[in-house]
The RNA shown here (Fluoride riboswitch aptamer (crcB RNA motif)) has 81 nucleotides and comes from an Opitutaceae bacterium.
Taxonomically the source falls in Opitutaceae (Bacteria, Pseudomonadati, Verrucomicrobiota, Opitutia).
RNA sequence: AUCGAAGCCGGCAAUGGAUUCUGCCGUCCCGGCCUCCGGGUAAACCGCCCGAUCUUCCGGGCCGAUGACUCCUACUGCGAG
Numbered sequence: 001a002u003c004g005a006a007g008c009c010g011g012c013a014a015u016g017g018a019u020u021c022u023g024c025c026g027u028c029c030c031g032g033c034c035u036c037c038g039g040g041u042a043a044a045c046c047g048c049c050c051g052a053u054c055u056u057c058c059g060g061g062c063c064g065a066u067g068a069c070u071c072c073u074a075c076u077g078c079g080a081g
Base pairs, nucleotide, nucleotide: 009026010025011024012023013022016072017071018070020068021067028040029039030038031037032036047062048061049060050059051058
């Protein structure tokens, strides 16, 4: 210096928040008071069905506040006070 793995930390998993768990991504650049922080950037990520289009875009339909579990909040329906 390069590559790989693990850990820590950060980000993400079709609508808000949190605990725990699971999976995925974490490239590069600049600056600062430089074991850290700030700005930008890449990646992960951005649901399903049908039709047309031809693999872009468009039209129609379905559907869940979970990636999974639980709780809270918002919305909707029913019942009771």